[in-house]
Molecule: transfer RNA
Organism: Armatimonadota bacterium
RNA sequence: GCGGGAGUGGUGUAAUGGUAACACAUCAGCCUUCCAAGCUGACGAUGCGGGUUCGAUUCCCGUCUCCCGCA
Numbered sequence: 001g002c003g004g005g006a007g008u009g010g011u012g013u014a015a016u017g018g019u020a021a022c023a024c025a026u027c028a029g030c031c032u033u034c035c036a037a038g039c040u041g042a043c044g045a046u047g048c049g050g051g052u053u054c055g056a057u058u059c060c061c062g063u064c065u066c067c068c069g070c071a
Stems, first nucleotide, its partner, number of pairs: 001070007010024004018054001026042005047063005
């Protein structure tokens, strides 16, 4: 330099155009003599910039970071 893949809460993953979901973690409450465990609730995210569309995590283009391969 060329080609391919990935990027979504603090972490690990879902969501093939129609209200972004789950688990762990964190916080609050319940329970317990206390702690742990358990139960309930809350918090919090689509790498960035454009385009298509009534509507984009999803499709297209560019760009950034990481991984793999080729040279």